[in-house]
RNA sequence: AUUUUGUUGUGCCAAACUUGUUGCGAAGCAGGGACGGAAAGCUAUGGGUCUUAUGAAAGGUAAGAUCGCCAAGCCGCCAAG
Repeated sequence: AUUUUGUUGUGCCAAACUUGUUGCGAAGCAGGGACGGAAAGCUAUGGGUCUUAUGAAAGGUAAGAUCGCCAAGCCGCCAAG
């Protein structure tokens, strides 16, 4: 350097819930908190789910949310072989 694996971690991330705050909303951000995570890092590209608008309704369409639902792309830490 490349490749395979996930087995160590006073390091890393942080679900539910909760406080404050922003948003019509899904949700976002900050503090507390840990259910979990070895890409729970990044990108809404495909699918899924959710919200709002439209619509009599269903289907659909449009604009959004989610990368801690799955896939894809990019990049990367530690340890071991």

Source information
A computed fold for an 81-nucleotide RNA from uncultured Sulfurimonas sp., annotated as c-di-GMP-I riboswitch aptamer. The coordinates come from a structure-prediction model, not an experiment, and the mean pLDDT is 80.